Molecule: Bacterial RNase P class A
Organism: Pseudomonadota bacterium
RNA sequence: GGAGUCGGCCGGACAGCCGCUGUUUCAUUUAGUUGAAGCGGAGGAAAGUCCGGGCUCCAGAGGGCAGGGUGCCAGGUAACGCCUGGGAGGCGAGAGCCUACGGAAAGUGCCGCAGAAAAUAUACCGCCUAAGUAUCCUUGCGGAUACCGGUAAGGGUGAAAUGGUGUGGUAAGAGCGCACCGCGCUUCUGGCAACAGACGUGGCAGGGUAAACCCCACCCGGAGCAAGACCAAAUAGAGGAAUAGUUACUCCUCGGAGUACGAAGUGCGGCCCGCACUAUUCCUGGGUAGGUUGCUUGAGGUAUGCGGUGACGCAUAUCCCAGAUGAAUGGCUGUCCACGACAGAACCCGGCUUACAGGCCGGCUCCCUCU
Numbered sequence: 001g002g003a004g005u006c007g008g009c010c011g012g013a014c015a016g017c018c019g020c021u022g023u024u025u026c027a028u029u030u031a032g033u034u035g036a037a038g039c040g041g042a043g044g045a046a047a048g049u050c051c052g053g054g055c056u057c058c059a060g061a062g063g064g065c066a067g068g069g070u071g072c073c074a075g076g077u078a079a080c081g082c083c084u085g086g087g088a089g090g091c092g093a094g095a096g097c098c099u100a101c102g103g104a105a106a107g108u109g110c111c112g113c114a115g116a117a118a119a120u121a122u123a124c125c126g127c128c129u130a131a132g133u134a135u136c137c138u139u140g141c142g143g144a145u146a147c148c149g150g151u152a153a154g155g156g157u158g159a160a161a162u163g164g165u166g167u168g169g170u171a172a173g174a175g176c177g178c179a180c181c182g183c184g185c186u187u188c189u190g191g192c193a194a195c196a197g198a199c200g201u202g203g204c205a206g207g208g209u210a211a212a213c214c215c216c217a218c219c220c221g222g223a224g225c226a227a228g229a230c231c232a233a234a235u236a237g238a239g240g241a242a243u244a245g246u247u248a249c250u251c252c253u254c255g256g257a258g259u260a261c262g263a264a265g266u267g268c269g270g271c272c273c274g275c276a277c278u279a280u281u282c283c284u285g286g287g288u289a290g291g292u293u294g295c296u297u298g299a300g301g302u303a304u305g306c307g308g309u310g311a312c313g314c315a316u317a318u319c320c321c322a323g324a325u326g327a328a329u330g331g332c333u334g335u336c337c338a339c340g341a342c343a344g345a346a347c348c349c350g351g352c353u354u355a356c357a358g359g360c361c362g363g364c365u366c367c368c369u370c371u
Stems, first nucleotide, its partner, number of pairs: 001367010012336007020041008043342001047353002050351005055224004067220005072086005087101001088099004102215002107213002109209003124155002126151003132147006163181006182204001183202003187198004228293004238284006245261001247260006264278005300319008337340001
């Protein structure tokens, strides 16, 4: 200098003017009504709503079935499908990266095409005629052909063909024997464990597929801030209670008292009682619009120290850092630069995933050159 890999950080800057929203103080108002000043005001993903939890309501003795999820080991955590460390397998020259990574001798299913055969195995080409039968040739030894057979070394098919290489062996072959590798099992050693290593032993077993059914182990009650709580118009409806009056006359302290008449409407064929419906007034409770709350102090941030390989935990100090609800966080101007991407909170938090112009910092690896 180049190529790469891993991790962390930033996400236009400054100033002026005019707004929006929350809050504190002061003043003000019938009234959080208005005003002034101070302070706060989107993100690393606020996103997808894919996991996990808090919180709220409902249900619930306990257990099971169904259904769903997770799946090497250990740890972290409120919890997780997340994270950390380790193991095994794979990729890379390396730093490093990737992996749903339990069980295929519990059972069932599936394995296109090709191929003899895709799992109770089997034999297309080939190899072999040692044994058996028949025929032929040959004086004979023996040879040839066919049948019955043997074989799975080689060829061929396929993603995959019943351990691999070598050697002995054989008619030809074959774990048939042996050596090494692989595999299973026993024991031992190291490790919390996954697992690794060593000695011995078994000729060696049934190919793959479980993000196919399934089996095993563990986990999971349901719905969600439009949860839930409180206050509470109008209209309609529910329950309960009640029924008006104006006229006439008299009296007086001129506002009342007394007397008379009458006892809301409709229906039950005329009347009374009674019943039903309706009307009016009042009360009660539910509840709609609307309002308040839930609402942001939290598994919180920062710094230091300690423990731990690490995720993380503990202690001390310190800070308060959006809370809208037709929904604020913006607009204009000026200067500068590398000329600005993806994108906007809506109950909260921990993750994962996805999107992203450009820039900064650090660890490590490989290659080239120079000293």